[in-house]
RNA sequence: CAGCAGUCGACGGCACAUAAUGUUUACAUUUGAUGGCAAGUGGCGAACGGGUGAGUAAUACAUUGGAAUAUACCCUAUAGUGGGGAAUAGCUCGUCGAAAGUCGAAUUAAUACCGCAUAAUAUAAUCUAAGGAUUAAAGCAGGGGAUUUUGUAGUAAAAUCGCAAAACCUUGCGCUAUAGGAUUAGCCGAUGUCUGAUUAGCUAGUUGGUAAGGUAAAUGCUUACCAAGGCUACGAUCAGUAGCUGGUCUGAGAGGAUGAUCAGCCACACUGGGACUGAGACACGGCCCAGACUCCUAUGGGAGGCAGCAGUGGGGAAUUUUGGACAAUGAGCGAAAGCUUGAUCCAGCAAUGUCGCGUGUGCGAUGAAGGCUUAAGAGUCGUAAAGCACUUUUUUUUAAGAAGAAAUAAAUUUAAUUAAUAAUUUAAAUAAAUGACUGUAUUAAAAGAAUAAGUACCGGCUAAUUACGUGCCAGCAGCCGCGGUAAUACGUAAGGUGCUAGCGUUAAUCGGAAUUAUUGGGCGUAAAGAGUGCGUAGGCGGUUUAAUAAGAUCUAUGUUAAAUAUCUGAGCUUAACUUGGAAAAUGCAUAGAUAACUGUUAAACUAGAGUAUAAUAGAGGGGGGUGGAAUUCCAUAUGUAGCGGUGAAAUGCGUAGAUAUAUGGAGGAAUAUCGAUGGCGAAGGCAACCCCCUGGGUUAAUACUGACGUUCAUGCACGAAAGCGUGGGUAGCAAACAGGAUUAGAUACCCUGGUAGUCCACGCCCUAAACGAUGUCAACUAGUUGUCAGAUGAUAUUAUGUUUGGUAACGAAGCUAACGCGUUAAGUUGACCGCCUGGGGACUACGAUCGCAAGAUUAAAACUCAAAGGAAUUGACGGGGAUCAGCACAAGCGGUGGAUGAUGUGGAUUAAUUCGAUGCUACGCGAAAAACCUUACCUACUUUUGACAUGAUUAGAAUUUUACUGAGAAGUAGAAGUGCUUGAAAAAGAACUAAUACACAGGUGCUGCAUGGCUGUCGUCAGCUCGUGUCGUGAGAUGUUGGGUUAAGUCCCGCAACGAGCGUAACCCCUAUCUUUAGUUGCUAAAUAUAUUUUAUAUAGAACUUUAAAGAAACUGCCGGUAAUAAACUGGAGGAAGGAGGGGACGACGUCAAGUCCUCAUGGCCCUUAUGAGUAGGGCUUCACACGUCAUACAAUGGUUGGUACAGAGAGUUGCAAGAUUGUGAAAUUUAGCUAAUCUUUAAAACCAAUCUCAGUCCGGAUUGUACUCUGCAACUCGAGUACAUGAAGUAGGAAUCGCUAGUAAUCGCGGAUCAGCGUGCCGCGGUGAAUACGUUAACUGAUCUUGUACACACCGCCCGUCACACCAUGGAAGUGGAUUUUGCCAGAAGUGAUUAAUUAACCUGAAAUU
Repeated sequence: CAGCAGUCGACGGCACAUAAUGUUUACAUUUGAUGGCAAGUGGCGAACGGGUGAGUAAUACAUUGGAAUAUACCCUAUAGUGGGGAAUAGCUCGUCGAAAGUCGAAUUAAUACCGCAUAAUAUAAUCUAAGGAUUAAAGCAGGGGAUUUUGUAGUAAAAUCGCAAAACCUUGCGCUAUAGGAUUAGCCGAUGUCUGAUUAGCUAGUUGGUAAGGUAAAUGCUUACCAAGGCUACGAUCAGUAGCUGGUCUGAGAGGAUGAUCAGCCACACUGGGACUGAGACACGGCCCAGACUCCUAUGGGAGGCAGCAGUGGGGAAUUUUGGACAAUGAGCGAAAGCUUGAUCCAGCAAUGUCGCGUGUGCGAUGAAGGCUUAAGAGUCGUAAAGCACUUUUUUUUAAGAAGAAAUAAAUUUAAUUAAUAAUUUAAAUAAAUGACUGUAUUAAAAGAAUAAGUACCGGCUAAUUACGUGCCAGCAGCCGCGGUAAUACGUAAGGUGCUAGCGUUAAUCGGAAUUAUUGGGCGUAAAGAGUGCGUAGGCGGUUUAAUAAGAUCUAUGUUAAAUAUCUGAGCUUAACUUGGAAAAUGCAUAGAUAACUGUUAAACUAGAGUAUAAUAGAGGGGGGUGGAAUUCCAUAUGUAGCGGUGAAAUGCGUAGAUAUAUGGAGGAAUAUCGAUGGCGAAGGCAACCCCCUGGGUUAAUACUGACGUUCAUGCACGAAAGCGUGGGUAGCAAACAGGAUUAGAUACCCUGGUAGUCCACGCCCUAAACGAUGUCAACUAGUUGUCAGAUGAUAUUAUGUUUGGUAACGAAGCUAACGCGUUAAGUUGACCGCCUGGGGACUACGAUCGCAAGAUUAAAACUCAAAGGAAUUGACGGGGAUCAGCACAAGCGGUGGAUGAUGUGGAUUAAUUCGAUGCUACGCGAAAAACCUUACCUACUUUUGACAUGAUUAGAAUUUUACUGAGAAGUAGAAGUGCUUGAAAAAGAACUAAUACACAGGUGCUGCAUGGCUGUCGUCAGCUCGUGUCGUGAGAUGUUGGGUUAAGUCCCGCAACGAGCGUAACCCCUAUCUUUAGUUGCUAAAUAUAUUUUAUAUAGAACUUUAAAGAAACUGCCGGUAAUAAACUGGAGGAAGGAGGGGACGACGUCAAGUCCUCAUGGCCCUUAUGAGUAGGGCUUCACACGUCAUACAAUGGUUGGUACAGAGAGUUGCAAGAUUGUGAAAUUUAGCUAAUCUUUAAAACCAAUCUCAGUCCGGAUUGUACUCUGCAACUCGAGUACAUGAAGUAGGAAUCGCUAGUAAUCGCGGAUCAGCGUGCCGCGGUGAAUACGUUAACUGAUCUUGUACACACCGCCCGUCACACCAUGGAAGUGGAUUUUGCCAGAAGUGAUUAAUUAACCUGAAAUU
């Protein structure tokens, strides 16, 4: 912002329709006669109903009271309703205007308007000169026909009769006046009703009075005058927000939040202002004015108000139809019929909510197909489906079909009224009419499982799991959190769980939250006791009696609207829903009762408190005076080169005479010892001595006052240090500042100086970890011990008892989260005050108050985090403490680091220099052997079911072999060959070979941070745990700590612990002594024999050595000492060995995401004509350099030459090889012996002798040349060795660093594994064979106890601030725009009131007219 929005004939009338008449048949005429009635006059309504919540913190609402009021229609009562008059709208004619509308003329009616008359015994209103005076009205609609009057048609006229009207009688509805009622409305109290004090003062009509005005009515409602009041810490004023209530949601309740629908009240109607009319309005669909906006316009001017019902646009996350009907219930008007009613009743739209119903039921295993999973068997969706049988709510079609409707009115009858059978009213029955919803609810029949299931979740909270995909990506997430290649947490699928025509998300409220705590919390350390006192308001308050009745308790009455909610009935098939009844409504008001308690009043008391008297301790306070020690300075004297200072120095002072010493003097500040968990004070604080002034405490006994008490918001006072102002003072000390050191730097710590200040007087500041982190007062509740100040008994001088007041240490009950507190409470209670409510932002900003300033007090928010914090526990850590051990240091011996070489690594290089190992715990490590192979790498050439395994088919035995090509792998073409088992044969089978095709093979490819196994390391360190019990709320503790002791958590003692396990030790192996048994290949050689003596062989022997089996032996067993009479330690004896005799194997719980996927095994991923497989060559052997581990040396304790002696443990037939011969030699040739106590098989250093004589050498041997040897298909890249020649560096190794404690270090050689060959490496073996350890202070590693901790991926931890870049929020900011409020002034619409002037039909005056 198109649509939708009264009635009534009382009135003048007739635009409209009907009827009648006429004719000119489409016009005219007649009559209000009929239906009725547009617009108009008039009455009533329009102030109800309907909407909305902007304003409003009280002009409101809720509850409960009150007095000074009005009230249309309605009810009751009484009385009246007489007689006149003048207009006006409409209609008609005209003027102006675009329109809205306006104006003029003529004419007309009323229940419209105006006079006159009347109006009461009483009452009302107004006026009053107190006598009195003034003030009303309207008719309309019926009925009657005795009487009267008027008019009129017919008749010549009259009478008469008829008709009409009036008078008259009568009925109903109106109208007027008065009184009462009912209803409705207005007014005034009391109580209750949000937040902010960073709003503390507000108010001049303000508070009251007198008088007047005004209103329906009380009142400063208004005005004049007078007084100066009124409100406020129990929160005025101001600011913000908000309609209030019954109720609604939640909650056990108390409460908290809220005010949709329904009901009551209020306010508003485009924004602001105003009045009019009326019973009622300052009026949603009325008027006037101003403003904003929209529309029309001829530009002159006009019109409008959906927060009525629908609907439109806009805004928004979001909210319906421009529907039907007045049938019902109500409302307005009317006499009524009736009309109107977007009130209302219905329908439409929306799963928005509540309730009910359905989407099928029974049987159905071969557990179908298919999906998903799989430990490959199966499991699961799943009786689910299919299939068979049944049912029909719902659905579709057809048919039937309610209730909601009974009144009014009309007809008939009855009664009342009446002169009356009119009319009106009352009552009764009869018949009929009236349904928007609606052919709706419902019922019957037919058909047919037919038409009907979604949604969220499945890591925990929280019911419910797997697979695949993804790979800190994509994403999830309410909190914790998930995701970095095996995600029950993301996405998808399958399965499962919950709810179900709904489910989930978002937003909001209450609950849980005792997390604002009245019920029902706290303040020592977690947030929280004001720095301390005095004291006002306020709160609380001792004993007894009486009165009172405010609080309190009880009873009764009124009220607490209805609805809702509760209980109990009823009606729709049930339910939701609707409805009857009951109880309740905790509140307020009124009346009465009670007198214990609180209050008030009165009278008493002495136990609280206070006063007096007598004692008493004290760094309590203020003022004045006095003293000694010390520092510094000054003067003088003595005296000479330093003083001073430090970790060490330097700056500084000093030959101009310091420091030191002595004497004298000056000045300021502070008061040693006594001195003490001693004293005093409210706290801050107070310390030499004396004097003056002064406050408080304590004790003892008596007297007096008679509750005078206690705690205290605001207030007042005091209040360390630093700092400020003015004026003094200044010895020492000393911010700032200067210099010297330290240091990477050192605006510090240390040193030398030094100014404010520190001191005094006066005035400010007002804060501290102002702490006992513990407010004040009072009462009660075990003790022990010390100390300070008093009193007192007995005793007799002291370790005494009792008692009061302080001050300390422990401790019972109790309390506490624990730590701890504990008669000096943090215990049990009472009174009052202060304070707290997650961390940060923030002891901050803004505002206010105080201050000279510095600053103090009061004190937020935005934003941000998921924690911050307390107490205790276990570890780890500490440049914390205590104790102990270790080749850890020390004491020693020998090395490395320097040289040359070997070997490994890094780096560099390369086609490739394969890969791994990287502090100790990688680096002569994997590798106990890289020329090919190994080999994993590179290049080139080849191959694809494959070099290797299993399965199918076909062919062939297998196998041997020739030729050609090629670097080879391999390729091509041939030749020979025919086995074994069964069977008569054919044939079949086993094994093997080849071909074909597919399943698959294969991978030293990745991940050791997916793993198993194995290994390293702490560490052969002495630790790590458990059961039961006990203690603790608990984590945990105890045991396991303590006193000793040990190599040892080894053992002993003690102990709320008692036991046990894994480790330690022991059991096992080797070795040292002895015994027994056995005696060859080993041993012996006294005895015998043979051969030529040494010697060999044979015999003999079983004693010794030895071999290898079984035993013995050592246990602190014995003695002395120490310790505790223990454990044990120490010394000794005996003994082969002595306190673990010496070695080895053996490695607790665990740590390092330690190492290894290239030993092996293995999940996942990746490759599959290649990352698999084959072949040849190359590489792993490179070389400016760096590091590790070793070898050899630098020489005389040695080199060289010659001579000569003594081992152990091993290995050997593809082997070890004697002997002999050859060669300078490596070796070669030949060949005994040995499958081994038999053979191979001889150690070297040492020892003896000679030589070299300190030199780059007769040291050292690298490098290089020549010639050789051996292994092997092969020695160039790239093996080892030999001979001759060559003869480098190196003359004992910087900083630093390693090993070793006895048969060890050092030194000397020998053997073995791997192996064709190759070692200075590795693993073993024996020979020779030392030095040193006072000891545990410090460093390293480890162990135990204890302590601190803001660490717990545990100090390689944690963590602070600036800066750089980006973003978010906030504070400030010159200024600027807007909003609200206040004060003053200017202009001022409509409107109300007043004054003056003018105008004006009725009525009056006037002789009249006019004005």
Model confidence (mean pLDDT): 81 of 100. Predicted 3D model of a 1411-nucleotide RNA (small-subunit ribosomal RNA) from beta proteobacterium endosymbiont of Hylaius oregonensis. The organism belongs to Betaproteobacteria, within Bacteria. The sequence is in RNAcentral, with records from ENA. Rfam family: Bacterial small subunit ribosomal RNA.